Transfer RNA from a Clostridia bacterium, 74 nucleotides, folded computationally. It matches the Rfam family "tRNA". The family's RNA type in Rfam is transfer RNA.
[in-house]
RNA sequence: CCGCCCGUGGCGCAGUUGGAUAACGCAGUAGAUUCCGAUUCUAAAGAUCAGGGGUUCGAAUCCCUUCGGGCGGG
Repeated sequence: CCGCCCGUGGCGCAGUUGGAUAACGCAGUAGAUUCCGAUUCUAAAGAUCAGGGGUUCGAAUCCCUUCGGGCGGG
């Protein structure tokens, strides 16, 4: 320098022929249970879907670009 893949809540991930209110597990918080803990159960909260721009009635999902990570090639 070139090519490919990835970047979603604190962490791990799902989601897609574009239709939405972004699912799940763990952690954390509150409550129940207990003499106190653990476990278990319940509830609520938490995500500008890496950044910017574009297409579209509508984008996490398509296009362009930048940044970061990984792999391969020269």
The sequence was found in a public genome assembly. The organism belongs to Clostridia, within Bacteria. Its mean pLDDT, the model's own confidence on a scale to 100, is 81.